Bacterial RNase P class A, 302 nucleotides, folded computationally. The sequence was found by an Rfam model in a public genome assembly. Rfam family: Bacterial RNase P class A. Gene Ontology terms of the family: ribonuclease P activity, tRNA processing and dimeric ribonuclease P complex. The family's RNA type in Rfam is ribozyme. Of the family's consensus pairs, 93% are formed in the model.
Parts: sequence; C1' cells; structure tokens
RNA sequence: CGAGAAAAGGGGAUCAUCGCUGGGGGGCAACCCCGGGAGGAAAGUCCGGACACCAUAAAGCAUCGUAGCGGGUAACGCCCGCCCACCGUGAGGUGAGGACAAGUGCAACAGAAAGUAUGUAUGGCUUCGAAAGAAGUGCGUAGUGAAACCAGGUAAACUCUACGAGGUGCAAGCUCACAUAGGUGAACGCCUGAGGCCCGCUUGGCCAAGUUCACGGGUAGAGUGCUGGAGCUGCCAGGUAACUGUCGGCCUAGAGGAAUGAUGAUCUAAAACAGAAUCCGGCUUAUCCCUUUUCUCGGUUC
Repeated sequence: CGAGAAAAGGGGAUCAUCGCUGGGGGGCAACCCCGGGAGGAAAGUCCGGACACCAUAAAGCAUCGUAGCGGGUAACGCCCGCCCACCGUGAGGUGAGGACAAGUGCAACAGAAAGUAUGUAUGGCUUCGAAAGAAGUGCGUAGUGAAACCAGGUAAACUCUACGAGGUGCAAGCUCACAUAGGUGAACGCCUGAGGCCCGCUUGGCCAAGUUCACGGGUAGAGUGCUGGAGCUGCCAGGUAACUGUCGGCCUAGAGGAAUGAUGAUCUAAAACAGAAUCCGGCUUAUCCCUUUUCUCGGUUC
C1' cells in the first nucleotide's frame, strides 16, 4: 500500500422567526411567562417476563415448543465460555449438536437385488448322473453403490427420552357517575280514587291502578392504570466472559382524532431507514453518511 476479519461509536450543531403540545406559574378573560417533548430500530409482534382479570389456576391426557456441556438472567428459543462438526491460507465464520443396543417407516441414481428375496457372473462344496448336465448350498471372488446374502444410514420421518407451557391481553382491569330497564325499601292510593291530561287561574270534563321518593344499577362521559424503572451513568470490587454488587451522580415523552413541525443563515454537506400509545429483556427486518480500535493475508521499501 492492497485485500479482508471482528468489535465499538456518532448522527446533526448554533442562531433567528413562526407554530403544536403534556406540566408549572400568572391573569376575570383573551392570553402571557418558565422549563420538558420519539428511535436505533419507536417497526415486525417472533420469543421471554412484569402487571391485570378469569375459581391465587391443582392433577392427568392431548398438543406445541426446546435439545452438546457449563454459566448468566426476573425469564427466554436470548447472551457468554468451552468441546465437537463443517467452511475459510488466515484473522474468523456457521450450527434443531439427545437417542436408530425399543418398535414402525424411508432410501434418488447405479445395481441382479436396498429385503429377510424370482441370487448377476465366476469359482468352490453337496446330491443325482457313465458323461454332458441338473438340483441345492450361500462359502470365496468380481461388479454397482454412501451402504450388499448381513448389517449399516436416516429422528428439520413417525417415535422415545429430558425439560417447559392454564387461558385472555391495558379495548387488561379498577373508581366516580347525566340516562334506561328490571330489582329492593318507604310513603300514599286501588272507585270514599293517589296521580295524569285539557289549562294562565278557577269551575268543569276525560283517563285512571298504580304513583312518588330513596337505594341500587351502570350507558354517555370523566378519572385511574400511565410512566421513577429488573432505569441511566461514573469509580471501585468479583468474574476468562456474559453479568453481578457497594458507593456517588442523574430524571429522560405520556397523548387520547392523538403534540414533537416549518423557513432562513453559518458549519465542505444535513442527507438514509423511519415516528411512541401499559412497561421491560431479547431476536429479526429496514437503513444513508462518517469515525475509531484490534487482528489476518499478500506485496514493496528500510
């Protein structure tokens, strides 16, 4: 210098103007002020949990999932370490990697035959036969094939073994509560008529067996769940590592038709994929530009 391998990190910054929105403060109000406001994947909803309800949910069967050995974790199908196998010159990468000494099934092409046989060639052996030959045997060799007269292979084939899984998801659920029905209680009333209609009022007329109130119920709606958490981060300690612990520091969206935006200037350029909806740990997928570290192979020069 070239070609690679493995990790880690950053995504706009500053200023100005105009907006949107959860919170706090002020104002009678209009509105004003302060400070907060998407991601590494917020995505797919594929695994694992928290939480909630269903009878605190137990046992068995079915079904589904996982599968070397050990460790980490709240848990996992995730992560770490080691072994093994395969790929790569190498740094490294990949992995359904338990059992076919229980049963069943399957096997392309080639081959006579892939199974307990319709035994291919040749040789041997046995029987019959004078011989030619015939029948049998499955003993050697050859050929095909991954595997051949006897076993082997195969479980991302059934199956067996071990372990795991109750169901439904925040539109869970809980609270308040205009309304309606049914329910409960009380008062009044059932022709000696409560109450209702006509009605501005009185008289009068008509209808009439229920009426009124309370409780309760729970619709619309509102609140809560809701964001301080298996949280982030620094040092130290333990551990090969994943990870864990003490101490210190920090607060980092919480809406409800649903905010997080636009324009201009400068920074060489601002670009890609994309946009929260109960929360968390993973995996997978999408993705442009850039930076750093370690390592490998090859070449050249000193």